Source information:
The RNA shown here (small-subunit ribosomal RNA) has 1494 nucleotides and comes from an Anaerolineae bacterium.
């Protein structure tokens, strides 16, 4: 350690559909891995690793040799002997030739072992090929044990030599010889055969030797290696479903070490397959290795076993062992050599080369150390191996310095300009010295001496010096980690969502952070996250997903109880589960990677033996499931034959006489040849009103008049009888609505198609008139549907209520019938529980068994190919290539409706005056123009900004001018005749010019001015889509929210809904809701009533209309009604009555609403000009369109004359009294008044006259004169006056505007702005002073409640399908061009085997081992031929899919304006449209029914 116990280990999410939730379920990230490759970057070491692509081709080298102790001959060296030659010191030396002898050399050779190992690689194989557990009919050199033996003869041949062939490669013939070469004799048992039980046949040897001893023969066994068999076990595909002839099996034979169809004769007819045979992709199996909590999954690099190959294919030799990588023979493709005859070659051995790829190494060192051949051995050989080489390819470890250092240096970079940051960081001081350079020792590895490739390496030591060493990726969220510049939907990022169209934390850059770190990203894969294929662990009403229904094989599953057995199960032991990995202990390298040693564990198989609970099996049995019976019951169950009225149409007839008939209105159709209507007769066909019901029956499709005959099922009661005979069901068989097909009848109705009328912009439709198939009938196909309960069958359990259909029972009965119980069936609510929610809920979608059938994002597409089925239409089965990041369920909030309620509002209606026509006048568009500045553009721009364009104003055009500037602030520097003024002169003017006059303060320094420079002024230049403020609008509509509680997983809901009630969410009631704000309403101002104080300028005086204050007053208070209250009505009172009337006030929010040209202000852009002055022009143009006003068409008027009455307001560069002049505008003179003092200051009106119906005594435009006034100036471009012209207009088409009472309408009156005025505008103020409201269907806006939605940028939304373009990727396709794959048949090397056979042997019969020649089988390979399967290309062609504004149209989503949807069938440019049947997954409004509460 193990066991117990206990610890330890052990499982994380995240973004993206939505306006927001929940769920569903894809996508995608963070994790770990890796023989990787890329980019940037790179200090050192240890230890691993390194062609994943072309089992393409290879140049050179090595990578199997070795043994003389198995042989023989050659030829160095050495040694001795003979002879010669030459020198001589006479000893010898030397040269040559002969002998012999040795010979650990040397190249060949004959034998021997070896080469079948080791090493390499993954083609090919889906197999007994691998892994595990077995078995048995075998084989084994070398090794080891043991018995026995080894006697004695014989022959060729290699080399060599002669002689020849051939370029080579390589022979050819003669002729010699050795042996552990090779043959015989001989000997033989424990060996082999045969008889048969003991005989009988029969087969062996080799020697070498240093003398130790290696070897030889043969038998037994061993031990190793190796063959063959057998269970189980590990890939994909059924768009492979039937395969198979040696096939399966027997017999008897060959063969083989050996079983065996392994072969071969001959017999039989089997073998094998949905538990997936055959075929077809793919793929070397394991041990492991990656991931993971496991369970899985994915992979088989290195290292280990095992298999399979060696250029492709095929044999066989030789051996113990091969069908042999570096042997051989043969075809075949490449390549080389060549004298053209003929040869040679095979790196998937180690290095390397080219070549292919995104990618993968050095033609190194040694046999020192391990193992391997061969040798007694010394050795030899070993590209096995051990090192080292190169590559950050991994892992693993160190190192690039430590301390101290603030003036927070100097620069970067931001800045709210103050700082902040980079940052103690650096410099600077002081330390150390791993690593590095230098020197010096210097191993272990090597068992006794010597020998070491690594290697002068590790290490050890000394000296030197911070010295030699830091990158990379990211900073939008997931995800740590920010700001500035640039750029401006451009360039460009990007894993996902997604950034970028002038303020980008997303792009490039910087600075600064943030991760890791000698590395850091990217890519590519694989697991993982993904419970996302769900064994552990999922689902199928609506999200994908229940088969359209039944029966039924195979399967799986299966009731109570005994007994046996022991196959599953359990439990002990045994054996294996190689080694290495892995996990725990421990060791060894300083550590760690590494790597030793022991444990474990490896969940597995096999094998003994034990139990008998469950399962199974086997025997006898039970009756509660099933099912047989009996007796009863309801029923549009089904089939066939038959019979009935009633309807519609057609035919005859009669009556009758203009019409019908049909719609929204019409038409087109029918009709005086008499229809329609009517009445009578008479034919035909299909359908079965009331009954009638959310009833009934059936397995589903379905099924309805009434009768009759067959015929299924179901249900109650009884409990006689079988004794588990049961559930479920893959395939298979039936059946199957409607449309459709064939064949043949038959046709009334009604009706796709077509015709015709209508609508309409069109109308291939919604409507009408017709009208064929078809709808019926009889056979026979077809097999589909929203075949739906979108709900598989069964079995059991699990609160309760109500209805209804039919059966039994019990009680009581007044016999009608009640109340109860209790099955079977159908409906509804509703507890638990379930569910995402809806909803389900004993008919479950609750609890829980069993088999069945499906589902795994969305598009392509239920398509394409294939296959099966059909007469055809079609149907079943069923993909992929590409493409999007979502498609979906459900609920919520909202906003929508050509949905529903309920209410409101001068919104319609009911009224009154109007515009819309006329001329005028103002604004706008067009258009013009040098310019007509600019702005507002549906209600909500268009008499708006603008409450005052002749110049100015004014921005706009043209000209002339100025350039620190018409205006501020600053720094510098300069100025005393300086600042100012300023005449002449030029000039349109601004401008320029510059005689001449000529200051101020002062502490005496200066300052102020000015002049030049620099900062800087300036812009009505751009963005209201960068703003602020300000306004508009919905709207004075009644609404807008929040705490807190409650509900819902949640968005959300409640509360604010709901009954009444109000102008009002205004109040009352009721309510899981209580309250509370912002709105409403009141408070405020004016105005109408009264007191009351004061009394200026009111007033002759007095008063107190008046005025300015203070109070009072109204509150549904009082009375009646009605109501539960809020309140409502109706009456008193009272100036006033239900908010008295008017105004101010403008809720959360819409509308990127309007405004940078009122202001202000980010940001940007001009800067002698987009700023500045100036004179002129222009905004005032004018063919036309519109908007808004004025005047009128007249008699409710017009003009003449006299006459009365406001009230707000102004007013001193002003309003003016009052006189005078003028026809008038207005002039002149002037009182008064800085205002209750004075002054502007009144018209309809009311009395009179006059015109009488006309383009007028309406109406005034317009011309033309003549003036006034204002102004520096009235041309362009002013008002007004007088004179005179005297248009069009005689009440206004479609349309549309205000307005509910002191309003409409009419009258005038004032003011601001302002020299004037284009003011008929605008904003006050008064005089006079109506009508009408039935109502809320309708139109328009709203409010509130509900209801559908596929809309949320919210209907000005959404969103289809054809045409046109560009892209991609795909099906068909005359064909054509490969690849594979068997078959037939032809031929056929090489080989083995077999048959004949010269040669040979011997005297011969006869023998025939071998070795040639013919030749049979088989058979690579080739040809040929029809085939299957697969792929490339293909004119043309079919759909699909994707692409910021492309065409026609509106299907669909709201009742989507004909509900939609669906099968089928025809039709049509599209979408679509119709027939027929079905469904609700239809809105709405009526009925009927239940139910739910009281």
């Nucleotide at each position: 350690a193990a066991u117990u116990u206990u610890g330890a280990c052990g499982a994380a999410g995240a973004g993206u559909u939505u306006g927001a939730u929940c769920c569903u379920g894809g996508c995608u990230c963070a994790g770990g891995a890796u023989g990787a490759a890329c980019g940037c970057u790179g200090g050192c070491g240890g230890c691993g690793u390194g062609c994943c692509u072309a089992a393409c081709a290879c140049a050179u080298g090595c990578a199997a040799g070795u043994c003389g102790a198995a042989c023989g001959a050659a030829c160095a060296g050495c040694c001795c002997c003979u002879u010669u030659u030459u020198c001589u010191u006479c000893g010898g030396a030397u040269u040559g030739a002969g002998g012999g002898g040795u010979g650990g050399g040397u190249g060949a050779g004959u034998g021997g072992c070896g080469a079948a190992c080791g090493g390499g690689u993954g083609a090919g194989u889906a197999a007994c090929a691998c892994g595990u557990a077995g078995g048995a009919a075998c084989c084994u050199g070398c090794c080891c044990c043991g018995g026995a033996g080894a006697g004695g003869g014989g022959g060729a041949u290699a080399a060599c030599g002669g002689c020849u062939g051939g370029a080579a490669a390589c022979g050819g013939u003669c002729g010699c010889u050795a042996a552990u070469c090779c043959c015989g004799c001989a000997u033989a048992g424990u060996c082999u055969c045969g008889u048969u039980u003991a005989c009988g046949a029969g087969u062996a040897a080799a020697g070498c030797u240093c003398c130790g001893g290696c070897g030889c023969u043969u038998c037994g066994g061993g031990a190793u290696g190796g063959u063959c068999c057998u269970g189980c076990g590990g890939c994909c595909u059924a768009u492979c479903a039937g395969g198979u002839a040696g096939u399966u099996g027997g017999u008897g034979g060959g063969g083989u070490a050996a079983a065996g169809g392994c072969c071969c004769a001959c017999c039989a007819a089997g073998c094998c397959g949905a538990u997936g045979a055959c075929g077809g992709g793919u793929a070397g199996g394991g041990g492991g290795c990656g991931u993971g909590a496991g369970a899985g999954c994915g992979c088989g690099a290195u290292c280990c076993c095992c298999c399979a190959c060696a250029c492709g294919g095929g044999a066989a030799c030789u051996g113990a062992g091969a069908c042999a990588c570096g042997g051989u023979c043969c075809c075949g493709a490449c390549g080389c050599c060549u004298a053209c005859g003929g040869g040679c070659g095979g790196c998937a051995g180690c290095a390397g080369u080219g070549a292919g790829g995104a990618a993968u190494c050095u033609u190194g060192c040694a046999c020192a150390a391990u193992g391997g051949g061969g040798g007694a051995a010394a050795c030899c050989c070993u590209g096995a191996u051990g090192c080292a080489g190169c590559g950050a390819c991994g892992c693993c470890g160190c190192g690039u310095g430590c301390g101290g250092g603030a003036a927070g240096a100097a620069g970067g970079c931001c800045u709210u300009c103050g700082g902040g940051u980079c940052g103690u960081a650096a410099a600077c001081c002081g330390c150390u010295u791993u690593u590095c350079u230098a020197g010096g020792g210097g191993a272990c590895g090597a068992g006794g001496a010597a020998g070491g490739a690594c290697g002068g390496u590790a290490c050890c030591u000394u000296a030197g010096g911070a010295a030699u060493a830091a990158g990379u990726c990211c900073c939008g969220g997931c995800u740590a980690a920010c700001u500035a510049c640039g750029u401006g939907c451009c360039a460009g990022c990007a894993g996902c969502c997604g950034c970028g169209g002038u303020a980008a934390a997303a792009c490039g850059u910087a600075g600064g952070g943030g991760g890791c770190g000698a590395g850091c990203g990217u890519u590519a894969u694989c697991c993982g996250g993904a419970a996302u294929u769900a064994c552990u662990g999922g689902g199928c009403g609506u999200a994908a997903a229940g088969g359209g229904c039944g029966u039924c094989u195979a399967g799986g599953u299966g009731g109570c109880a005994a007994u046996g057995u022991a196959a599953g199960u359990u439990u002990c032991g045994c054996g294996u589960g190689a080694a290495a990995g892995c996990u725990c202990c421990u060791g060894g390298c300083u550590c760690a990677a590494c790597u030793g040693g022991g444990a474990g564990a490896g969940u597995g198989c096999g094998u003994g033996g034990a139990a008998a609970a469950c399962u199974a099996c086997a025997u006898a049995g039970c009756u509660a499931g099933a099912g047989u019976c009996u007796u009863g019951g309801a029923g549009g169950g089904g089939u066939g034959c038959g019979u009935g009225g009633a309807a519609u149409u057609c035919c005859c007839g009669g009556u009758g006489g203009a019409g019908u008939g049909g719609u929204g209105g019409a038409a087109u159709g029918c009709g005086u040849u008499g229809a329609g209507a009517u009445c009578g007769g008479g034919a035909g066909g299909a359908a079965c009103a009331c009954c009638a019901g959310a009833a009934g029956c059936g397995a589903a499709g379905g099924c309805g008049g009434c009768g009759c005959a067959c015929u299924g099922g179901c249900c109650a009661a009884g409990a006689a009888c079988u004794g588990a005979c049961a559930c479920u069901g893959a395939a298979g068989c039936g059946c199957g609505a409607c449309a459709g097909c064939g064949u043949g009848g038959g046709g009334a109705g009604c009706g796709a198609a077509c015709g015709g009328g209508a609508u309409u912009a069109g109308a291939u439709a919604c409507c009408c008139c017709g009208g064929u198939a078809g709808u019926c009938c009889a056979c026979g196909c077809c097999g589909u549907a929203a075949a739906c309960g979108a709900u598989g069958a069964u079995a059991a359990c699990u609160a309760g209520g109500u209805g209804u259909g039919u059966g039994c029972g019990a009680u009581c009965u007044a016999c009608g019938g009640a109340u109860u119980g209790u099955g079977c069936g159908u409906a509804c609510c509703g507890c638990a529980g379930c569910u995402a929610a809806c909803g389900c809920g004993a008919u479950a979608a609750g609890u829980u068994a069993u088999c069945c059938g499906c589902c795994u994002g969305g598009g392509g597409a239920g398509u394409a190919c294939g296959g099966c089925c059909g007469c055809a239409a079609g149907g079943c089965u069923a993909a992929a290539a590409c493409u999007c990041a979502a498609a979906g369920g459900a609920a919520u909030u909202g906003a929508c409706g050509g949905g529903g309620g309920c209410c409101c509002g001068c919104a319609c209606a009911a009224g009154c005056a109007g515009c819309g026509g006329a001329g005028c006048g103002u604004g706008u568009g067009g258009u013009u123009u040098a310019a007509u500045u600019c702005g507002a553009u549906g209600c909500a721009a268009c008499g708006c900004g603008a409450a005052g364009a002749a110049c100015c104003u004014u921005a706009c055009c043209u000209g002339g001018c100025c350039u620190u500037g018409a205006c501020a602030u600053c720094g510098c520097g300069g100025u005393g005749g300086u600042a100012g003024g300023g005449a002449a002169c030029c000039g349109a003017a601004a401008g320029g010019g510059g005689a001449c006059c000529g200051a101020c303060c002062u502490u005496c320094g200066g300052g102020a001015g000015c002049c030049g420079u620099g900062a800087c002024a300036g812009g009505u230049g751009c963005u209201g889509c960068a703003u602020g403020g300000c306004u508009g609008u919905c709207g004075u509509c009644a609404g807008c929210u929040c705490g807190u509680g409650c509900c819902g997983u949640g968005a959300g809901g409640u509360g604010u809904u709901g009954g009444g009630u109000u102008a009002a969410g205004u109040c009352c009631c009721g309510c899981a809701a209580c309250g509370a704000g912002c709105g409403c309403a009141a408070c405020c101002c004016c105005u109408g009533g009264u007191g009351u104080a004061u009394g200026u300028u009111u007033c002759a005086c007095g008063u107190g209309u008046c005025a300015u204050g203070c109070a009072c007053g109204a509150c549904a208070g009082c009375c009646g009604g009605c109501g539960u209250a809020a309140g409502c009505c109706g009456g008193a009172g009272g100036a006033a009555g239900g908010u008295g009337g008017g105004g101010a006030u403008g809720a959360c929010g819409u509308c990127a609403a309007g405004u940078c040209a009122g202001c202000a202000u980010g940001g940007u852009c001009c800067u002698u000009a987009u700023g500045g002055c100036c004179a002129g022009g222009g905004c005032u143009a004018c063919a036309c369109a519109c908007a808004c006003g004025c005047u009128a068409c007249a008699a409710u008027g017009g003009c003449u004359g006299g006459u009365a009455c406001a009230a707000u307001g102004g007013g001193u560069a002003g309003c003016c009294a009052c006189a005078c002049c003028g026809c008038g505008a207005g002039g002149u003179g002037g009182c008064g008044c800085u205002a209750a003092u004075c002054u502007c200051c009144a018209a309809a009106g009311c009395c009179a006259g006059u015109c009488u119906c006309a383009g007028u005594u309406c109406g005034g435009a317009u011309c033309g004169g003549a003036g006034u006034c204002u102004g520096c100036a009235a041309c362009u471009c002013g008002a007004c006056u007088c004179c005179g012209u005297g248009a069009a207009g005689c009440c206004g088409g479609a349309g549309u505007u205000g307005c509910u009472a002191g309003u409409a309408a009419c009258c005038g009156u004032a003011g601001g702005u302002c020299a004037g005025c284009c003011a008929c505008a605008c904003u006050a103020c008064g005089g006079u002073g109506a009508a009408u409201a039935c109502g809320u269907u309708c139109c328009c806006g709203g409010g509130c409640c509900u209801u559908g939605u596929a809309c949320a940028c919210a209907c000005c939304g959404c969103c289809c399908g054809u045409c046109a373009c560009g892209u991609c990727a795909u099906g068909g396709g005359a064909g054509u061009c490969g690849g594979c794959c068997a078959c037939a048949c032809u031929u056929g090397a090489a080989g083995u085997c077999g048959g004949c056979u010269a040669a040979g042997a011997g005297a011969a019969g006869u023998c025939a081992c071998u070795c040639g020649g013919c030749u049979g089988c088989c058979u690579a390979g080739a040809g040929u031929g029809g085939g299957g399967c697969u792929g490339g290309c293909g004119a043309c062609u079919g759909g699909g899919a994707c692409g910021a504004a492309g065409u026609c149209g509106u299907a669909a989503c709201a009742a989507g304006g004909u509900a939609g949807c669906u099968g089928u069938a025809c039709c049509g440019g599209a979408a679509g449209g119709u027939g027929c049947g079905g469904c609700u997954g239809g809105a709405u409004c009526a009925c009927c029914u239940c139910c739910u509460u009281u």
Notes: Rfam family: Bacterial small subunit ribosomal RNA. Its family is annotated with ribosome and structural constituent of ribosome in the Gene Ontology. The coordinates come from a structure-prediction model, not an experiment, and the mean pLDDT is 83.